[in-house]
Large-subunit ribosomal RNA, domain II from a Candidatus Microgenomatia bacterium, 681 nucleotides, folded computationally. Rfam family: Bacterial large subunit ribosomal RNA. Its family is annotated with ribosome and structural constituent of ribosome in the Gene Ontology.
Context: one part of a larger RNA
RNA sequence: ACCGGUGAGUUAUUUCCGUAAAGCAAGCCUAAGCGACGUAAGUCGCGGAGGCGCAGUGAAAGCGAGGCCUAAUCGGCCGUUAGUUUUGCGGAAUAGACCCGAAACCAGGGCGAGCUAACCUCGUGCAGGGUGAAGCCUAUCGAAAGAUGGGUGGAGGCCCGAACCGUUCAGAGUUACAAAUCUGUCGGAUGACAUGUGGUUAGGGGUAAUAUGCCUAUCGAGCCUGGAGAUAGCUGGUUCUCCCUGAAAUAUAUUUAGGUAUAGCGGUCAGUCGUUUUUACGAAGGGGUAGAGCACUGAAAGAUGCGUGUUUCGCAAGGAACGCCCAUCUAUCAAACUCCGAAUACUUUCGUAAGUACCUGGCCAGUCAGACAUGCACGGCUAAGCGCGUGUGUCUAAAGGGCAACAGCCCAGACUCACAUCUAAGGUCUCUAAAUUCGUACUAAGUGGUUAAGGAAGUCAUGGUUUUAAAACACCCAGGAAGUUGGCUUAGAAGCAGCCAUCUUUUAAAGAACGCGUAACAGCGCACUGGACGAAAGCCGUGGCGCCGAAAAUGAUCGAGGCUAAAGUAUGUUACCGACGAUUGAGAUUUGCCGCAAGGCAAGUGGUAAGGGAGCGUUCCGUCUGCAGUGAAGGUUACCCCGUAAGGGGGGCUGGAGCGGCCGGAAGUGAGAAUGCCGGU
Numbered sequence: 001a002c003c004g005g006u007g008a009g010u011u012a013u014u015u016c017c018g019u020a021a022a023g024c025a026a027g028c029c030u031a032a033g034c035g036a037c038g039u040a041a042g043u044c045g046c047g048g049a050g051g052c053g054c055a056g057u058g059a060a061a062g063c064g065a066g067g068c069c070u071a072a073u074c075g076g077c078c079g080u081u082a083g084u085u086u087u088g089c090g091g092a093a094u095a096g097a098c099c100c101g102a103a104a105c106c107a108g109g110g111c112g113a114g115c116u117a118a119c120c121u122c123g124u125g126c127a128g129g130g131u132g133a134a135g136c137c138u139a140u141c142g143a144a145a146g147a148u149g150g151g152u153g154g155a156g157g158c159c160c161g162a163a164c165c166g167u168u169c170a171g172a173g174u175u176a177c178a179a180a181u182c183u184g185u186c187g188g189a190u191g192a193c194a195u196g197u198g199g200u201u202a203g204g205g206g207u208a209a210u211a212u213g214c215c216u217a218u219c220g221a222g223c224c225u226g227g228a229g230a231u232a233g234c235u236g237g238u239u240c241u242c243c244c245u246g247a248a249a250u251a252u253a254u255u256u257a258g259g260u261a262u263a264g265c266g267g268u269c270a271g272u273c274g275u276u277u278u279u280a281c282g283a284a285g286g287g288g289u290a291g292a293g294c295a296c297u298g299a300a301a302g303a304u305g306c307g308u309g310u311u312u313c314g315c316a317a318g319g320a321a322c323g324c325c326c327a328u329c330u331a332u333c334a335a336a337c338u339c340c341g342a343a344u345a346c347u348u349u350c351g352u353a354a355g356u357a358c359c360u361g362g363c364c365a366g367u368c369a370g371a372c373a374u375g376c377a378c379g380g381c382u383a384a385g386c387g388c389g390u391g392u393g394u395c396u397a398a399a400g401g402g403c404a405a406c407a408g409c410c411c412a413g414a415c416u417c418a419c420a421u422c423u424a425a426g427g428u429c430u431c432u433a434a435a436u437u438c439g440u441a442c443u444a445a446g447u448g449g450u451u452a453a454g455g456a457a458g459u460c461a462u463g464g465u466u467u468u469a470a471a472a473c474a475c476c477c478a479g480g481a482a483g484u485u486g487g488c489u490u491a492g493a494a495g496c497a498g499c500c501a502u503c504u505u506u507u508a509a510a511g512a513a514c515g516c517g518u519a520a521c522a523g524c525g526c527a528c529u530g531g532a533c534g535a536a537a538g539c540c541g542u543g544g545c546g547c548c549g550a551a552a553a554u555g556a557u558c559g560a561g562g563c564u565a566a567a568g569u570a571u572g573u574u575a576c577c578g579a580c581g582a583u584u585g586a587g588a589u590u591u592g593c594c595g596c597a598a599g600g601c602a603a604g605u606g607g608u609a610a611g612g613g614a615g616c617g618u619u620c621c622g623u624c625u626g627c628a629g630u631g632a633a634g635g636u637u638a639c640c641c642c643g644u645a646a647g648g649g650g651g652g653c654u655g656g657a658g659c660g661g662c663c664g665g666a667a668g669u670g671a672g673a674a675u676g677c678c679g680g681u
Base pairs, nucleotide, nucleotide: 001681002680003679004678005677006676011095012094013093015092016091017090018089019088020087021086022085023084024083027052028051029050033046034045035044036043037042056063057062066078067077068076069075098237099236101234105227106226107225109224110223111222117201118200119199120198122196123195124194125193126191128160129159130158131156135152136151137150138149139148140147141146164188165187166186169184170183171182172181203219205215206214207213212221240615241614242613243612244611245610250263251262252261253260254259264367265366266364267363268362269361270360271359278354279353280352281351282350283348284347285346291340292338293337297334298333299332301330302329303328304327305326307324308323309322310321311320312319313318370395371394372393373392374391375390376389378387379386400411401410402409415587416586417585418584420583421582422581426577427576428575429561430560431559435574438572439571440570441569442568448563454548455547458545459544460543461542462541463540464539465538466537467536476531477530478529479528481505482504483503486500487499488498511526514525515524516523588605589604590603591602592601593600594599616670618667619666620665621664622663624661625660626659627658634654635653636652637651639650640649641648642647
């Protein structure tokens, strides 16, 4: 891992609620116990103790189909005869209470010191080498105390280093040689040393040179057994079928926040059948949102004026600057401003229409982590696949078609079947079902098939304005002069370093000069003018589609191929394709109505949690009735038949002794999951 077996809502209760059936009924029922029968289980009878009900109401006295509140009720509250017993089923309570699962807690219950900690008793062990304390002897010196030297001596939690004890570092090993080892290296090695034997200390305890260490591979409290099925608001699991309905992820409270209670929303049964719910339209309403406004409350820009403060000028009169208050005018701002004020929404014993849910009560639930999209707000950065409200939708619990793929987007809600028809969203060149359809425009960027500020003689359309046959715009030819080298400055300054002035003349026109240039001149252009040419030329906008701006990590790409008067973009037209949608045909089933029935008609039949209904099958029991060595059960089978399903029947092979059917009853009653349990491979 697989296969087989096994494995989870049970049982009890003189408890409570509901429901169905049955008995009796103003009554209903017995309990313990006793008796009879019976081997027993039990059956029948007795037993009315007692329970519930037959009247309520009030705190009570009490009154009573009424009672209470009150001085009194118009009044309000509670009442004004159907129960009771049993059984089944659905819940609750109490019990282990659907099953498995702790870590833990407790026991005047027990077992442990053969491991290890400490201690006690009696023993044992420590190669070799080094160092050389005290003491003693001796020599010399000294008056002595003593000193110095030599020798002897052999001290030490002394040194080096085996055994022995330990285990520093590294490597190996890591389903190991080993549930702590191996190799090298390393610490102690006469000591607070190591070790043998026997003994002592025990769990709310011992022992401990304390590490919460050790007390038999177990230690912040050993192990075994028991309390015990501890408890688990937590995780996991919970076994056959079909049919009907079908949620919630909210409010309030909570030592509450992943739990629970009540309400909300679901199911089911009963009741009320009233123009009751809902929707649309109409009618009647209140409002203070959006917007707008500045009349209030505040904010806030400018101007003016009166007043006032400071500074400053002035001898003064008075003036100037800056600031404050108020007023007026102009232009503004506000969730906690409003002189105003919508659309929606909301309300109504209202009207009309559609039309089927609403309402009341009993019982049974589940839900209390929601998600995204979109409208309107708030928090945040007008950030988040962000947080938080509210309205709507979808998902959740919804399959199908579309979006290449893609819970929450678009279309559309799957009872079953069909090689029938029509459509939705979305599509119609090929992949790929259907138009290489028909018009009118645009785009040249493969834009389409990434983004902004910003930038640009891209291009199309549409405005405004100016010049122009008295010749525009561009190119070409020519002129572009004189006083004058203006004055000043300066080495020089001549249109063109700088300063000042910027006139006059000749002219078709020509600046005391717009650039280049020279040391300064010179020189080359320009403005301006003429000629030549002969038709449009500038400038300012608006809209459409494009261009640049445009950088990411393995190889690119619009889903791909590929596409350019399109297979792109805008707008229009007609066809077609396209879904589990609609229609058609056949069938099943639910509810309602009609019908004696057969049947018909109408509306339904997606579904998680959950509720309700109807069934299948297993084991055993009772009555009745069958099968079986001419082959029961069981096993097996690419075989056949029946049923909507669970399932039922038959054939073949095997097997070798029991097993069915109808109607009822009772349950150890259905397996794929629980890191389930047991066995096998």